[in-house]
Molecule: RNase P RNA; transfer RNA
Organism: Robiginitomaculum sp.
RNA sequence: CCAGAUGACUGGGCGAUCGCGGUGCGGCAACGCAUCGAGGAAAGUCCGGGCUCCACGAAGACAGGGUGCCGGGUAACGCCCGGCGGGAGCGAUCCUAGGGAAAGCGCCACAGAAAACAAACCGCUGCGCCAGCGAUGGUGCGGUAAGGGUGAAAAGGUGCGGUAAGAGCGCACCGCCUUCGCAGCAAUGUGAAGGGCAUGGCAAGCCCCACCUGGAGCAAGACCAAAUAGGGAUGGCAUAUGGCGUGUCUUUGCGCUGUCAUCCGGGUCGGUCGCGUGAGGUGUCUGGUAACAGGCAUCCCAGAGGAAUGAUCGUCGCCUUUUGUGCUUGCAUAAGGGGAUACAGAACCCGGCUUACACGUCAUCUGGCCUU
RNA sequence: GCGGGCGUAGCUCAGGGGUAGAGCGAAACCUUGCCAAGGUUUAGGUCGUCAGUUCGAAUCUGAUCGCCCGCU
Numbered sequence: 001c002c003a004g005a006u007g008a009c010u011g012g013g014c015g016a017u018c019g020c021g022g023u024g025c026g027g028c029a030a031c032g033c034a035u036c037g038a039g040g041a042a043a044g045u046c047c048g049g050g051c052u053c054c055a056c057g058a059a060g061a062c063a064g065g066g067u068g069c070c071g072g073g074u075a076a077c078g079c080c081c082g083g084c085g086g087g088a089g090c091g092a093u094c095c096u097a098g099g100g101a102a103a104g105c106g107c108c109a110c111a112g113a114a115a116a117c118a119a120a121c122c123g124c125u126g127c128g129c130c131a132g133c134g135a136u137g138g139u140g141c142g143g144u145a146a147g148g149g150u151g152a153a154a155a156g157g158u159g160c161g162g163u164a165a166g167a168g169c170g171c172a173c174c175g176c177c178u179u180c181g182c183a184g185c186a187a188u189g190u191g192a193a194g195g196g197c198a199u200g201g202c203a204a205g206c207c208c209c210a211c212c213u214g215g216a217g218c219a220a221g222a223c224c225a226a227a228u229a230g231g232g233a234u235g236g237c238a239u240a241u242g243g244c245g246u247g248u249c250u251u252u253g254c255g256c257u258g259u260c261a262u263c264c265g266g267g268u269c270g271g272u273c274g275c276g277u278g279a280g281g282u283g284u285c286u287g288g289u290a291a292c293a294g295g296c297a298u299c300c301c302a303g304a305g306g307a308a309u310g311a312u313c314g315u316c317g318c319c320u321u322u323u324g325u326g327c328u329u330g331c332a333u334a335a336g337g338g339g340a341u342a343c344a345g346a347a348c349c350c351g352g353c354u355u356a357c358a359c360g361u362c363a364u365c366u367g368g369c370c371u372u
Numbered sequence: 373g374c375g376g377g378c379g380u381a382g383c384u385c386a387g388g389g390g391u392a393g394a395g396c397g398a399a400a401c402c403u404u405g406c407c408a409a410g411g412u413u414u415a416g417g418u419c420g421u422c423a424g425u426u427c428g429a430a431u432c433u434g435a436u437c438g439c440c441c442g443c444u
Base pairs, nucleotide, nucleotide: 001368002367003366004365005364006363007362008361009360012316013315014314015313016312017311018310020037021036022035023034024033025032026031039343043354044353046352047351048350049349050348051217052216053215054214064213065212066211067210068209069083070082071081072080073079084098085096086095087094088093099208100207104206105205106202107201108200121148122147123144124143125142126141127140128139129138130137131136156174157173158172159171160170161169175197176195177194178193179192180191181190182189183188221273222272223271224270231264232263233262234261235260236259237258242257243256244255245254246253280299281298282297283296284295285294286293287292318339319338320337321336322335323334324333325332326331327330373443374442375441376440377439378438379437382396383395384394385393390427398414399413400412401411402410420436421435422434423433424432
């Protein structure tokens, strides 16, 4: 210098003028003054909690849903940190839903003989019979799973021995299974002995095992509380040999009843609270590899209602370009011109995850090239 | 705020692990004096996107983008 990997940061500063919202003070009011006023994601709403109400005597089980290597962190998590196993890369590093397939069921297209209690297409081979002088060929009954071929996958792999041909049939190494030892909290790693191999793959198919899990959401919920129309109580007035209902008519029975005033009670409109001192921010120290935890100091930092947080100018910073100067020849410096400023935006609040983001910055590391 | 569904050819939709189809439409040819109808043939697909699981993904899982709907 080129190409990359990982982690973190920034999200313009200052001044002036005008404008918007909250709060406080002043003012009868109009308004004035002071002070504060978005984010790293406020977003998606994918997880987890706080808070509130509902349900439940308590605990447990079933069903449903979720999670799934091990250890730790946390209020909790499907998040984070550290480690292990597997995979990719020359490497820094990255990816990984990673329990169980010798409990059961299911699936494995096409091809292929056979896709799972194994089977035998071409082959190889023993014996019998037939043909042939013979080599050999045909056929019947067997043996075999080495070779060929198919497939993503073919019932351990490679080599030597062995055999009629073969085969874990025997042996060595590798893989697998079982048992034991050692290291580690554990996942796991490693060593020894035994077993000749029994156990194909898929559980992000059903399922089994372990663990977690009641429901709803600030439009939760609490308080105050109109008009009108219902309800209740008391009293006044009216009256009932009435009226209405009981399918119709009669009789009998039962039930209900008009109006005014006062008081009580519930919900609605509306208002207030919930509503920001919090798993809070910043700095520093201590413990820990880290996530994180603790101590001390310091700060108070939007909150309203369909919703304020903006605009212009100057200047500095950033990018680019022109001219001049200097030399280390592509950098520094001076003056001038031009340009850009993203994603987005609180609405009960936190912890994560995911996604979007202009111009940029820093740290650590890897591979390659050049010079000394 | 809470919840559900969809995305496949130009359009409307099937397909729910094994190399993706139907109807309408389009193009060419035949038929006709010409058009329509009819007949024959053809083209057209990142299965919204990116990852993962699997031998293999339109299909299963996660994330994401867009659209539609319901409750309050």